[in-house]
The prediction has a mean pLDDT of 81. Transfer RNA from a bacterium, 73 nucleotides, folded computationally. Rfam family: tRNA. By type it is a transfer RNA.
RNA sequence: CGCGGGGAGGAGCAACUGGUCGCUCGUCUGGCUCAUAACCAGAAGGUUGCAGGUUCGAAUCCUGCCCCCGCAA
Numbered sequence: 001c002g003c004g005g006g007g008a009g010g011a012g013c014a015a016c017u018g019g020u021c022g023c024u025c026g027u028c029u030g031g032c033u034c035a036u037a038a039c040c041a042g043a044a045g046g047u048u049g050c051a052g053g054u055u056c057g058a059a060u061c062c063u064g065c066c067c068c069c070g071c072a073a
Stems, first nucleotide, its partner, number of pairs: 002071006010025004019056001027043005049065005
């Protein structure tokens, strides 16, 4: 240099053929307890890697770039 896959809250992952981004764990608050853990309830946290394009509308489609993994050389 070539080919393929991936990048989404702190972590791991959903989001079906473009139509309000959700789940588990974690964090915080409250409840329960003598107290902690566990358990129950609630909340915060995402400009979906970056920049453009298409579209009424993009995490999703197209282009370029960055990063990670794999294959080949």